[in-house]
RNA sequence: GGCCCCAUCGUCUAGUGGUUAGGACGCCAGGUUUUCAUCCUGGUAACGGGAGUUCGAUUCUCCCUGGGGCUG
Numbered sequence: 001g002g003c004c005c006c007a008u009c010g011u012c013u014a015g016u017g018g019u020u021a022g023g024a025c026g027c028c029a030g031g032u033u034u035u036c037a038u039c040c041u042g043g044u045a046a047c048g049g050g051a052g053u054u055c056g057a058u059u060c061u062c063c064c065u066g067g068g069g070c071u072g
Stems, first nucleotide, its partner, number of pairs: 001071007010025004018055001026044006048064005
């Protein structure tokens, strides 16, 4: 350099055009407990950037950025 794959809460991850963007861990608050831990309830916080297609894009297309793999 060429080709391919990936990018979603702090972390891991689901979501194949119309979802309130869901779950687990974490964190915060409350309950329980003598305290901590456990357990229960509630909350917290996310679609890498730009353009296009579409009535509608996290989802499809292109470019960029970053990461990974194969190869000359």
Molecule: transfer RNA
Organism: Candidatus Peribacteraceae bacterium